[in-house]
Context: one part of a larger RNA
RNA sequence: CUGGGCGUAAAGAGCGCGUAGGCGGCCAGAUCAGUCAGGGGUGAAAUCCCGGGGCUCAACCCCGGAACUGCCCUUGAUACUGUCGGGCUAGAAUCCGUGAGAGGGUGGGUGGAAUUCCCAGUGUAGAGGUGAAAUUCGUAGAUAUUGGGGAGGAACACCCAGUGGCGAAGGCGGCCACCUGGUUGCGGUAUUGACGCUGAAGGCGCGAAAGCGUGGGGGAGCGAACAGGAUUAAAUACCUGGGUAAGCCACGCCGUAAACGAUGAGUGCCAGGAUGUCGGGGUCUACGGGAUCUCGGUGCCGAAGCCUAACGUUUUAAGCACCUCCGCCUGGGGAGUACGGUCGCUAAGAUUAAAACUC
Repeated sequence: CUGGGCGUAAAGAGCGCGUAGGCGGCCAGAUCAGUCAGGGGUGAAAUCCCGGGGCUCAACCCCGGAACUGCCCUUGAUACUGUCGGGCUAGAAUCCGUGAGAGGGUGGGUGGAAUUCCCAGUGUAGAGGUGAAAUUCGUAGAUAUUGGGGAGGAACACCCAGUGGCGAAGGCGGCCACCUGGUUGCGGUAUUGACGCUGAAGGCGCGAAAGCGUGGGGGAGCGAACAGGAUUAAAUACCUGGGUAAGCCACGCCGUAAACGAUGAGUGCCAGGAUGUCGGGGUCUACGGGAUCUCGGUGCCGAAGCCUAACGUUUUAAGCACCUCCGCCUGGGGAGUACGGUCGCUAAGAUUAAAACUC
C1' cells in the first nucleotide's frame, strides 16, 4: 500500500454551524465530455516474453516475432454518468391556525425551610466531639430553651418526580415577569420547485469539573493546602476541633473527562409481545372512563438476521442495501513521551507526533 476492521479485543473526533470536495429525486429533449465499438497513426533501440541461431556449454551475443496494457486522430453508438435548457412534486424548505417542555438569557423581581453570626429575654454548669478521648467552646454566662428582632451568602428538601420532559453535546429542577432558540402532531391539500445528504482538507462557534487572570466584587455552610488533637511501632492518612484558596457574581482565559450508548451523520427496508410511558390527532361509546387507530419521542421483552469469539444486539440494530459521505485502527512496551511546530498568561498545560532500544 492493499485487504480487513472500529459496543466490550487496536480503532467513532466531546458537540454543532458550515466552505471546498464527494455523492445525489421523477419526466421527456439536446449535446456526445466520460463510457463503449470499428479503423488509422504513434508507442526509438536495448530490456522482459516466444521461436531460431553463434561462441565445446553457460553467462553473453545475433536474427525474427510478440508485446509495449499508453497517447493522438478519425468514424459511429447513446443505456448510464456529465453538461445545457425545459417541465414535475414523492425529497427538502416556507407560511397561517392549534400544543408540550428543568431548552437558553436578564447586575430583573420574589418565596419559604435550614445553617452561621449579631441584639434582647429565660436559665445554670456544663457543652462539643468520639470506638474511647483530647485539642475546642463556656462563670466575661456557653449549650439548651420558648419565642422575638436583625444581617448575610449559598442551595432550592419531602411532595410534584417518573425506566418522565427539554437540549447538538456539555448540560438543565422553588415561583413570577420579560427577551429568545429548537422540535413535533393535526388541519389549510396554501407556496417554492431538488433548493438535498455528508463534511477534522481548512474555518468559525459551543464545551462538565478542576485550574488561571483582575491592587474586581462576594464569602453563610462546606473545605484541598496548612497548622493543632487523637490513633499508631511510625501516621506526612483514615477519626476529630479549626481553617486559606476554591466553589458564588462580573468580564476574560483554559479546551480537557469513563465528554459513554465506551456504538459518527443521513436515507430506505426487515416477525412479533405487554393495558410500559410522554406529547399531539382521528373514530366509537353505556359520556364514568374506557375501546381502537395513527404520527412523533422514550423504555422493557424477544425471533429471523448479525458479529473474529462470546457477551449480546434486534424497527431507538451491532440486521439488510456490492447505499452516500466523513473520522479513525494496523503487535506489547518505550509513549500520547522526546524533538520541532501551533495554541496558552515567559502559566498549568493542550494539540500535532517519532526513534533508538526491548519482548
Small-subunit ribosomal RNA, central domain from Phaeovibrio sulfidiphilus NBRC 106163, 359 nucleotides, folded computationally. The full RNA is in RNAcentral, with records from Greengenes. Taxonomically the source falls in Phaeovibrio sulfidiphilus (Bacteria, Pseudomonadati, Pseudomonadota, Phaeovibrio). Model confidence (mean pLDDT): 81 of 100.